[in-house]
Overview: A computed fold for a 75-nucleotide RNA from Stieleria magnilauensis, annotated as transfer RNA. RNAcentral holds the sequence, with entries from ENA.
RNA sequence: CGGCGUGUAGCUCAGGGGUGAGAGCGGCGUCCUUAUAAGGCGACAGAGCGCGGGUUCAAUUCCCGCCACGCCGAC
Numbered sequence: 001c002g003g004c005g006u007g008u009a010g011c012u013c014a015g016g017g018g019u020g021a022g023a024g025c026g027g028c029g030u031c032c033u034u035a036u037a038a039g040g041c042g043a044c045a046g047a048g049c050g051c052g053g054g055u056u057c058a059a060u061u062c063c064c065g066c067c068a069c070g071c072c073g074a075c
Stems, first nucleotide, its partner, number of pairs: 001073007010025004018057001027044001028042004050066005
């Protein structure tokens, strides 16, 4: 420098034009235990989708640019 891929909750990931943005783990309360872990039960909170433009009646989703990370190639 070029190609490809990924970027959504604290973590790991779904969702790929209009539905209330979801799940698991984690967090919180409680039971159990001498206590902790594990386990049971219960309620709830937490992300507006990497950033900026474009298309569209409507964009997390499609297109373009940029940024970060990963892989491959070239030098």
Its Rfam family is "tRNA". Gene Ontology term of the family: triplet codon-amino acid adaptor activity. NCBI's taxonomy places the organism under Bacteria, Pseudomonadati, Planctomycetota, Pirellulales, Stieleria.